[in-house]
RNA sequence: GGAGCCGGCCGGGCAGCCGCUGUGCCGCAGCAGCCAAUGCGGCGCAGAGGAAAGUCCGGGCUCCGCAGAGCGGGAUGCGGGGUAACACCCCGGCGCGCAUAAAUGCACGCGCAAGCGUGCGCGAAGGCGACGAACAGGGCCACAGAGACGAGUCCCCGGUGUGCAAACGCCGGGGGGUGAAACGCGGCAACCUCCAUCCGGAGCAACACCAAAUAGGCAAGCGCAGUGCGGCAACGCACUACUGGCCGGCUCGGCCGAGCUUGCGGGUAGGUGGCUAGAGCCCGGGGGCGACUCCGGGCCCAGAGGAAUGGCUGUCGGCGCGGCCUCAAGCCGCGCCACAGAACCCGGCUUACAGGCCGGCUCCCAUU
Numbered sequence: 001g002g003a004g005c006c007g008g009c010c011g012g013g014c015a016g017c018c019g020c021u022g023u024g025c026c027g028c029a030g031c032a033g034c035c036a037a038u039g040c041g042g043c044g045c046a047g048a049g050g051a052a053a054g055u056c057c058g059g060g061c062u063c064c065g066c067a068g069a070g071c072g073g074g075a076u077g078c079g080g081g082g083u084a085a086c087a088c089c090c091c092g093g094c095g096c097g098c099a100u101a102a103a104u105g106c107a108c109g110c111g112c113a114a115g116c117g118u119g120c121g122c123g124a125a126g127g128c129g130a131c132g133a134a135c136a137g138g139g140c141c142a143c144a145g146a147g148a149c150g151a152g153u154c155c156c157c158g159g160u161g162u163g164c165a166a167a168c169g170c171c172g173g174g175g176g177g178u179g180a181a182a183c184g185c186g187g188c189a190a191c192c193u194c195c196a197u198c199c200g201g202a203g204c205a206a207c208a209c210c211a212a213a214u215a216g217g218c219a220a221g222c223g224c225a226g227u228g229c230g231g232c233a234a235c236g237c238a239c240u241a242c243u244g245g246c247c248g249g250c251u252c253g254g255c256c257g258a259g260c261u262u263g264c265g266g267g268u269a270g271g272u273g274g275c276u277a278g279a280g281c282c283c284g285g286g287g288g289c290g291a292c293u294c295c296g297g298g299c300c301c302a303g304a305g306g307a308a309u310g311g312c313u314g315u316c317g318g319c320g321c322g323g324c325c326u327c328a329a330g331c332c333g334c335g336c337c338a339c340a341g342a343a344c345c346c347g348g349c350u351u352a353c354a355g356g357c358c359g360g361c362u363c364c365c366a367u368u
Stems, first nucleotide, its partner, number of pairs: 001364010012316007020047010049339001053350002056348005061203004073199005078092005093131001094129003098126001105120006132194002137192002139188003149184001154175009207273004217264006224257001225240006244256004280299008317337008
């Protein structure tokens, strides 16, 4: 210098104006008064992501549960390591009907030549891999082929049995064709299965607390005749109606039921908590090839909830187009700047993404 790969990071900056959510302070209201909850206003501070997405794996947390064993079911599957755990990650092995760039080689073509083009071969880093077991058992192996896995035996030869023969069997040897594979301890476990390891179920609409109206539940009490007259009242008298149901009828008594009053408890609407200090982030040092881990110091970084995190303007930046200009540089104008958006929280995987920055690996050529 050429060529091919791999990984990490950012994903608009600044200023002004107007808003939204949370929070600290102050003021006002709130109260008969003081304090507080709460409301309003002002000022300050903070306010989406690398994927917040898909909800595909794995955990934390909560409830159920004697979550202890067995059965069933599910998941994983080369070796070792990392981790809270994993189907994730790292290191290594093996395999690939996985390559391929430049360079180099061969052949052919074009060219005066240098060289160029096409084809083949060689060719690293790299990419991909559900990568345990097919002498435990079952099942399957398209098409073609006589036959596809203990044969409903294609052709030839020899021996032998039945038979007059043709022929049909049995045993041994050889051969051709089809096909991915033809009898070989064949192939397939991403078919059942076996082996090893792991896994209880449901999920923040989990769950806990406060708690209205209406209806229903439980308990206690009243009451199951009305009217008129007298009486302060308890009650008495008269008239009418004479049964809420059951204990055969009546009386007493008891039970049940409609109704009313009071109290209690559960649930709903509504409200509050869970709700963000965490397997957290940054810096330095140590261990390890690495994933990762240990120690020290510093920091607090959204908590909304029909759901805030926004809108407008200017300027800078990047990209594209056009004009001025012979070109370049420069100037001017126009357009564009992604994918997408928290909802209990983490670790992964997968998918989407305008544009930009940085680092590494391997091969080759030239020079020293």
The prediction has a mean pLDDT of 75. Bacterial RNase P class A from a Burkholderiales bacterium, 368 nucleotides, folded computationally. It is recorded under the gene name rnpB. Of the family's consensus pairs, 91% are formed in the model.